This is a predicted structure of a 72-nucleotide RNA (transfer RNA) from an uncultured Clostridia bacterium. It was read from a public genome assembly. The prediction has a mean pLDDT of 81.

């Protein structure tokens, strides 16, 4: 250089245009003589960034940035 995939709470991930979730963490309470499991509530994401399309984008197009395989 070229090509293809990825980027969404702290961490691994979902989410086929119509208000953004799960698990695990973390906070409080129950439960236990404490701890761990367990139960019950709880707080955290302007969805890499910038434009466009649309009545309405995470999501479809365009560029950028960043990581990762591949080819050269």
């Nucleotide at each position: 250089g070229c090509u293809a995939c990825u980027g969404u709470g702290g961490c691994u991930c979902a989410g086929c245009g119509g208000u953004a979730g799960a698990g695990c963490a973390c906070c409080a309470c129950c439960u236990u003589g404490g701890u761990a499991a367990g139960g019950u509530g709880g707080g955290g994401g302007u969805c890499g960034c910038g434009g466009g399309u649309u009545c309405g984008a995470u999501u479809c197009c365009c560029g950028c940035c960043a990581g990762u395989a591949g080819c050269u």